[in-house]
Predicted 3D model of a 104-nucleotide RNA (SAM riboswitch aptamer (S box leader)) from uncultured Polaribacter sp. Model confidence (mean pLDDT): 80 of 100.
RNA sequence: UUAUCAAGAAAGGUGAAGGGAUUAGACCCGUUGAAACCUUAGCAACCCUUUAGAAAUAAAGAAGGUGCUAAAUUCUACCUAAAUAUUUGUAUUUGGAUAGAUAA
Numbered sequence: 001u002u003a004u005c006a007a008g009a010a011a012g013g014u015g016a017a018g019g020g021a022u023u024a025g026a027c028c029c030g031u032u033g034a035a036a037c038c039u040u041a042g043c044a045a046c047c048c049u050u051u052a053g054a055a056a057u058a059a060a061g062a063a064g065g066u067g068c069u070a071a072a073u074u075c076u077a078c079c080u081a082a083a084u085a086u087u088u089g090u091a092u093u094u095g096g097a098u099a100g101a102u103a104a
Base pairs, nucleotide, nucleotide: 001104002103003102004101005100010040011039012038013037014036018029019028020027023077024076025075026074041069042068043067046065047064048061049060050059051058052057073099078096079095081094082093083092084091085090
């Protein structure tokens, strides 16, 4: 820089109190064992492999490089934005932005 982020997929061992990225709030998970590390298994299909094709792309695959395996990136925060409701304070929904994660 580009693409994606409401789908999908967990058991065991070590460990011992935290964890859900950061700040704040909310809401959750956790001694019926959190984080972290290891083993095995799985999910997905970004890179990748095969086939078709001029290409765009489509279909199939999973050996390898990553990633992931509670809840939407758990939700909210920002906007001279839009719609709806309204007790005119605001609320809800949608879209976008910021931040973040992953891949190339």